[in-house]
C1' cells in the first nucleotide's frame, strides 16, 4: 500500500493449566487447553508448470485457466460474536420528541494471511 477473510483441512507422541489478539459476551479444554515434535491434509497470494486469448515484427507483458514441485498460510465455532456510524423490519417505554431491546443489510474501525 494492495488484494482476501460464511468454503476448506487431523491423527501420533510430549508436557499438564489454559486457550479463543486485548475487553465484554458465548464458547473450547484434566474425555488433556496452550505450546513443542513428527506425520497427514487443505488452500491456491507468491514462483514454478498446462491450456486458451490478447499482444508484439519476433520476444517481452497482460487477461483467464490447470496442476500442488517449492516459498508462506492454514486446518474449533463467519476474523466465534459485538463495540462506531447509517439504512431497515419487529417489540417494549413515553402525552410527545424520543430512548431501550432485539433482527437483518451496508460502510467504518481494529486483527490475520499473503504480495
Nucleotide at each position: 500500500u494492495c488484494a482476501u477473510c460464511g468454503a476448506g483441512a487431523c491423527c501420533g507422541g510430549u508436557u499438564g493449566a489454559g486457550g479463543g489478539a486485548a475487553a465484554g459476551g458465548c464458547c473450547c479444554u484434566u474425555u488433556g487447553a496452550c505450546g513443542c515434535c513428527g506425520g497427514g491434509g487443505c488452500a491456491a497470494c507468491c514462483u514454478g508448470u498446462u491450456g486458451c486469448g490478447u499482444g508484439u515484427a519476433g520476444c517481452a507483458g497482460c487477461g483467464c485457466u490447470u496442476c500442488a514441485a517449492g516459498g508462506u498460510g492454514c486446518c474449533a465455532a463467519c476474523u466465534c460474536c459485538u463495540g462506531c456510524g447509517g439504512c431497515g423490519a419487529g417489540c417494549g417505554a413515553g402525552c410527545g420528541a424520543u430512548c431501550g431491546c432485539c433482527c437483518g443489510c451496508c460502510g467504518g474501525g481494529a486483527g490475520a494471511u499473503g504480495a
Molecule: SAM riboswitch aptamer (S box leader)
Organism: marine sediment metagenome